[in-house]
RNA sequence: AACGUGUUCCGGGGUCGGUGAAAGUCCGAGCCGGCGGUGACAGUCCGCGACCCUCGCGCAGCCAGUGCGAGGUUGACCUGGUGAAACUCCAGGACCGACGGUGAGAGUCCGGAUGGGAGGAUCACGCG
Numbered sequence: 001a002a003c004g005u006g007u008u009c010c011g012g013g014g015u016c017g018g019u020g021a022a023a024g025u026c027c028g029a030g031c032c033g034g035c036g037g038u039g040a041c042a043g044u045c046c047g048c049g050a051c052c053c054u055c056g057c058g059c060a061g062c063c064a065g066u067g068c069g070a071g072g073u074u075g076a077c078c079u080g081g082u083g084a085a086a087c088u089c090c091a092g093g094a095c096c097g098a099c100g101g102u103g104a105g106a107g108u109c110c111g112g113a114u115g116g117g118a119g120g121a122u123c124a125c126g127c128g
Base pairs, nucleotide, nucleotide: 003126004125005124006123008121009120010119015029016028017027018026030108031107032097033096034048035047036046037045043095044094052072053071054070055069056068057067058066059065077093078092079091080090081089099111100110101109
C1' cells in the first nucleotide's frame, strides 16, 4: 500500500414566453443530469442508489403505522470523425426522467425530505 472494524464530515441539478378564469403542469422555446466501473472523460454501455411493491422479524391485542432484513420492480442513442483504444471525446441529429399534491395534465413548482442513499473523503485501531 491493500484489507478489516469503527469515528467524523460530505453526498442531485434545472424557466421564460403564449393561451386561459386558472398552468413554473398545456403549447412554443429553453434548462438539468446522483454513485461506482470502463483500454480515454458516459443521464442513454455494465452495475448500484432513490421511489414503489411483496415477504419475514421487532414494537403494537388485531388492523393501520413504524424500524430492520430479504426479494421484486425500475427510463432513454444513433450516424460520422479522431484514435492503439471512445454507444464515454469532437461534429450532427435524437431520446429519457419515481410517488403524492395542485384552480389545469409537472424531470424543472410544492411535499414526504432538517429523511434515506449508492458511495466519497477523513482519522483511529487492528492486520501486514
A computed fold for a 128-nucleotide RNA, annotated as FMN riboswitch aptamer (RFN element). Its mean pLDDT, the model's own confidence on a scale to 100, is 83.